[in-house]
Model confidence (mean pLDDT): 78 of 100. The RNA shown here (Fluoride riboswitch aptamer (crcB RNA motif)) has 63 nucleotides and comes from an Archaeoglobaceae archaeon. The sequence was found by an Rfam model in a public genome assembly. Of the family's consensus pairs, 100% are formed in the model.

RNA sequence: CCUCAAUCGGGUGAUGGCGUCCACCCAAAUUGGCCGUUAAGGCCUGAUGACGCCUGUUUUAGU
Numbered sequence: 001c002c003u004c005a006a007u008c009g010g011g012u013g014a015u016g017g018c019g020u021c022c023a024c025c026c027a028a029a030u031u032g033g034c035c036g037u038u039a040a041g042g043c044c045u046g047a048u049g050a051c052g053c054c055u056g057u058u059u060u061a062g063u
Base pairs, nucleotide, nucleotide: 009026010025011024012023013022016054017053018052019051020050021049032044033043034042035041
């Protein structure tokens, strides 16, 4: 210096917070979809990885 493993711990999962569970990563995990381009550029969905609640946003109806 490189590789592997274990323990502890931490981090990540397309926009916020809390709880639970799941998956992934150890400097990586991660960084949505469509059209189009050498590159550029344009358009669209969703606050979740999943569930529950809160907040924000959107649509409809009632008071």